[in-house]
Context: one part of a larger RNA
Molecule: large-subunit ribosomal RNA, domain II
Organism: soil metagenome
């Protein structure tokens, strides 16, 4: 892990409400008595209620009209609902507050709130009394111990040396928190080990005559001890030792909480609070109740206001482009001038014309939105609305679309609407909270929706008319994927121009001249370094020359013009589709095969496809109905959460059965109910056990690192 078996809203007090029931302007009895008794009976003490008002003295309440549910019939009308009246308090009064046209009280039950451990387990803690120094820390008394080896202080002899010392050298001598190193004592390092040899071992290393280590007795105790001081250590507990009491401390924090079926069904927003993991109150959901008729704003049309999107700027208030024109001399610059001055530029203003822009600009102005009134629609007496009561939950939200304002910017933060997830199940999106279709009472059957129709995989290898050749693509959107600006003689369409049979465009054949080497420049410059000019002439046509080329020439070659051939050609503008632009990290993603359509555009027919729709048969809820039967209905998704009904368990009262001709348990297995569950049969097993009613509870497990036992 798993199996069995235990396991979490309970009692007593005292408050509030509903339901039931006794009495009723009452209701009621508590300790306590009597009694065999938990039955009966006595027992108003005192409580609650019948009158309020006022700090307080102290005063102290029922008139009448009027509309009007239900029902009887057009007006009565219990109940309600106005106007008035009354008490009382202030007040000079006028008003103003509260009360008043009678319903309470006891009990039992359920629900709720409160004290109390109070649904259950769960702390770290905080206090007392008490036990420890057989570990271990400091002292204290009395014992014990340290193999063997090195080194050789002072000291002292003798030698040398001094005037005399000092001072040297040999010996002799045995000092030290002196050295190696074993016992003992520690606990460096490291690779073994590490459900072990061991709540830490092996290795390895440290000290070992001292501030060493050690047997045995003593003594210091919990805010106290002892500490060569690590908050160490005080019995495998120490930034306050165990033990056992207070004690079921407390927990706004985790977890858990046990049968079934119905009807309704939220919230994560506002306010306050040492409040931000809470928690109150309002909102929101529910169950009863009173009222008794309108309510809701889908749609439409009208009116009112508004200045948003947009728009504009030749309407203001600013921002700003280019370009012309006026002006300004006393803005700045430059020139001319003897000076006055005058010329031209920059700027500065004004006016024309041109090109933009605004949350805190407006000459204009939308959809939409808000208000209000009519119609129409829906919902309502089968009771809407709307108020009063009992009961919650819930005060961590989140996506998306629209429209802000913060952020460089985010799967960010934060608003205002909607709306769908929370709490929503099914189709599609390969998968998938919240994109799309669509709200799931049950069986059967048909038809759509979104989206699909080669195969995986249910349906078209459908039609028609195009484009793409790049596996482009086959991916709606959001997610995911960066794909742009730019380029394309790549292909399609469209327009618009120009040549074109008087022959266009490519290609090919000839021609391409003279003056002239133009002048200047220049060592040269001849068409081709440069500068300036670009004329004439012969022509079918040829520049005072369009690129190469030479130092310069020459030379090649274009424009040009012509001969062939012979039908279109050529620019540009726009667009559609594809291509380049193009980069990631194991091998990889159209969902995959695979597809040249089974890609994209446009057009049209079929088919498939859901719990939607539609039939049919059936439950179940509400109403209407005395009841049945029957109608009705946009009725039956659902988390916290209210509200209803209902199974089983175990004892007790009471009626009434079963069993040894075989109870209850366990095993099987077949029927019944919509579920909880019921009931038979067989088989085992041997003494108990049901069924109706009413009752009472130590009632229902799968979870709680839940408890105990098996395993």
């Nucleotide at each position: 892990g798993c199996c069995a078996g235990g396991g979490a809203g309970u009692g007593c007090g005292u408050c509030c409400a509903a339901g039931u029931g006794g009495c009723g302007a009452g209701g009621a009895u508590a300790a306590u008595c009597c009694u065999a008794a938990c039955c009966g009976g006595a027992g108003a003490a005192u409580c609650c209620g019948a009158a309020g008002g006022g700090a307080a003295a102290c005063c102290g309440a029922a008139a009448a009209c009027c509309c009007g549910c239900a029902g009887u019939u057009u007006a009565c009308g219990a109940g309600g609902g106005g106007u008035g009246a009354g008490g009382u308090a202030u007040g000079a009064a006028a008003g103003u507050g509260c009360c008043u046209u009678u319903a309470g009280u006891c009990a039992c039950u359920u629900g709720g709130a409160u004290u109390u451990a109070a649904c259950c387990c769960g702390a770290a803690g905080c206090c007392g009394a008490u036990c420890g120094a057989u570990c271990u820390a400091a002292c204290c008394c009395u014992g014990g111990g340290u193999a063997a080896g090195g080194u050789g202080a002072a000291a002292c002899a003798c030698g040398g040396g001094u005037a005399a010392a000092a001072c040297c050298g040999u010996g002799u001598g045995g000092a030290g928190g002196c050295c190696u190193g074993a016992a003992g004592a520690g606990g460096u390092u490291c690779u073994a080990c590490g459900g072990g040899c061991a709540a830490g071992u092996g290795u390895u290393c440290u000290u070992c005559u001292a501030a060493c280590c050690u047997g045995g007795g003593g003594c210091u105790a919990g805010g106290g001890g002892u500490g060569a001081a690590a908050a160490g250590c005080c019995a495998a507990u120490c930034g306050a030792g165990a033990u056992c009491g207070g004690u079921g401390a407390u927990a706004g924090c985790u977890g858990g909480u046990u049968c079934c079926c119905g009807c309704u069904g939220a919230a994560a927003u506002u306010g306050g609070c040492c409040g931000c993991a809470g928690u109150c109150a309002a909102g929101u959901c529910u169950c009863g109740g009173a009222u008794g008729a309108g309510g809701c704003u889908g749609c439409g049309u009208g009116u009112a206001g508004a200045g948003u999107a947009g728009a504009g700027c030749a309407a203001c208030g600013g921002a700003u482009u280019a370009g012309g024109g006026a002006u300004u001399u006393u803005g700045g610059g430059a020139g001319g001038g003897a000076a006055a001055c005058c010329u031209c530029u920059c700027g500065g203003u004004c006016c024309c014309c041109u090109g933009u822009c605004c949350a805190a600009c407006u000459c204009c102005c939308a959809a939409g939105a808000u208000a209000c009134a009519c119609g129409c629609g829906c919902c309502a007496u089968a009771g809407a609305u709307u108020c009063c009561g009992g009961g919650a939950g819930a005060c961590g939200g989140g996506g998306u679309u629209a429209c802000g304002g913060g952020g460089u910017a985010a799967a960010c933060a934060u608003g205002u609407a909607a709306u769908c997830c929370u709490a929503g199940a099914g189709g599609g999106g390969a998968a998938g909270a919240a994109c799309c279709c669509a709200g799931a009472c049950u069986a059967u059957a048909g038809u759509u929706a979104a989206g699909g129709u080669c195969c995986c995989u249910a349906a078209a290898u459908g039609u028609c008319g195009a484009u793409u050749a790049a596996g482009u693509g086959u991916u709606a959107a959001a997610g995911g994927g960066u794909a742009a600006a730019g380029a394309g003689u790549g292909u399609c369409u469209a327009c618009a121009g120009u040549c074109a049979g008087a022959g266009a465009c490519a290609g090919c054949g000839a021609g391409g001249a003279g003056g002239u080497u133009g002048g200047c420049u220049u060592a040269g410059a001849a068409g081709c370094a440069g500068c300036c000019a670009c004329c004439c002439u012969u022509u079918a046509a040829a520049a005072a020359g369009u690129g190469c080329g030479u130092a310069a020439c020459a030379g090649c070659u274009u424009a040009c013009u012509u001969g062939u051939c012979a039908a279109g050609a050529u620019u540009g503008u726009a667009g559609g589709c594809c291509u380049c632009g193009a980069a990631g990290a194991u091998g990889g993603a159209c969902g995959g095969g695979g597809c040249u359509a089974a890609a994209u555009c446009g057009a049209c027919u079929a088919c498939c496809g859901a719990u939607a729709c539609u039939a049919u048969a059936g439950a179940c809820c509400a109403u209407c109905c005395a009841a049945a039967a029957g109608a009705u209905g946009u009725g039956u998704g659902g988390u916290a959460a209210g509200c209803g009904g209902g199974c089983g368990u175990u004892c007790u009262g009471u009626a009434u059965g079963g069993g040894c001709g075989g109870a209850a348990g366990c095993g099987u297995u077949u029927c019944c109910g919509a579920a909880a569950g019921g009931a038979g049969g067989c088989g085992u097993g041997a003494a108990c056990c049901g069924u109706g009613u009413a009752g009472a509870a130590a009632u229902g497990a799968a979870a709680a690192u839940c408890c105990u036992g098996g395993u």